Context: one part of a larger RNA
């Protein structure tokens, strides 16, 4: 070094962008670095291979032969790979008009519920649970009614519906903004895919620093239940959870399935466009992008995967190599800290 794998046995980074570096449409010419064929020197002797000699064999020795599959100069070749050059439009992107949407970002505005709060009416309970009991209530609670503050999530609609690279994103309006789809046409003209390292985003939680606090509730306190109960029920109840701003950078960050491109057979559905038709109320065909459901072929160890592939192939990157010790230990980067990353070994079975 080849050879084997990654849904679920080990193995796809949590997700994009993007350096180097890998790999790249098409048609002409040119070149000749790879490449191919020949030529010529060279590739020291012994070795090792073949034919033969000498030792009574044989090792050993020894003669000639081939090899030395390699380097270098030369001569040609031009398919393909690389380079120059010149087009092209099928990849990729621009530009116009349209679509549909919890995409993002930031101001503002809404109404129900709960809490508390002040006032009415009103009179013994409320609350809780298997059952209770702590709790709250004649200092008028609980129930009703008006009203008045705050916060925080936004029913119905609701859909194996939609949008986003992922986390994730659900009241409504207003501004600012990202990405996708469709149509005809015009326009660059390969500008493209992947992406070591590097950059940026990244859910809860947790951390600072200054707010805010309805409601929920890690710690805590009680009551219970237990043989005990540091729990599971219950009555409270801090941190938190909200908001700015700045930090961690991890999660079954999962479709446990990298990106991107090609190709392969049917049925039913739904989401966003276009197109054709018919009775224009809605419908049927048909294409396109997305989304589910069953199944051919194929593949799988078996579940199952099946055009959104785990199928047939290419491109490139990321991983894995018995179970434990251990995703630790040191050491290095990263952090305010917590902790994160990178990452063994001895022993042991």
């Nucleotide at each position: 070094c080849u050879g084997g794998g990654c849904g679920u046995a080990a193995a796809g980074c949590g997700c994009g962008c993007g350096u180097a570096g890998g790999c790249g449409g098409u048609u002409g010419u040119c070149u000749a670095a790879g490449c191919u064929a020949g030529a010529u020197g060279u590739g020291a002797a012994a070795u090792c291979c073949c034919a033969g000699g000498g030792c009574u064999u044989a090792a050993c020795c020894u003669u000639g032969g081939a090899a030395c599959u390699g380097c270098a100069u030369u001569u040609a070749g031009a398919a393909c790979u690389g380079g120059g050059u010149a087009g092209c439009u099928a990849g990729a992107g621009u530009a116009c008009a349209g679509c549909a949407g919890a995409g993002g970002a930031u101001a503002g505005u809404g109404g129900a519920a709960u809490u508390u709060c002040a006032g009415g009416u009103g009179u013994a309970g409320c609350g809780g649970u298997g059952a209770a009991a702590u709790g709250c209530g004649u200092a008028g609670a609980g129930a009703u009614c008006u009203g008045a503050a705050g916060g925080a999530a936004c029913a119905u609609c609701a859909g194996u519906g939609g949008c986003g690279a992922a986390g994730g994103c659900g009241a409504c309006u207003g501004u600012c903004u990202g990405g996708g789809c469709u149509g005809a046409u015009a326009c660059u003209g390969a500008c493209g895919c992947u992406g070591a390292g590097g950059u940026g985003c990244g859910a809860a939680a947790g951390c600072g620093u200054g707010g805010g606090g309805a409601g929920c509730a890690a710690a805590c306190a009680g009551g219970a239940u237990u043989a005990g109960a540091u729990a599971c029920c219950c009555u409270g109840g801090u941190a938190g959870u909200c908001c700015a701003c700045g930090c961690c950078g991890u999660a079954a960050a999962c479709g446990a399935u990298g990106u991107c491109u090609a190709c392969u057979a049917g049925c039913c559905g739904u989401u966003g466009g276009g197109a054709u038709c018919u009775u224009u109320a809605a419908g049927a065909u048909u294409u396109u992008a997305g989304u589910g459901g069953c199944u051919c072929a194929g593949c799988u160890a078996a579940c199952g995967c099946g055009a959104u592939a785990a199928g047939u192939a290419g491109a490139c990157c990321g991983c894995c190599u018995g179970g434990g010790g251990a995703g630790u230990a040191c050491g290095g980067u990263c952090g305010c800290a917590a902790g994160a990353u990178u990452a063994a070994a001895a022993c042991u079975c």
Small-subunit ribosomal RNA, central domain from a metagenome, 349 nucleotides, folded computationally. The coordinates come from a structure-prediction model, not an experiment, and the mean pLDDT is 88. RNAcentral holds the full RNA, with entries from SILVA.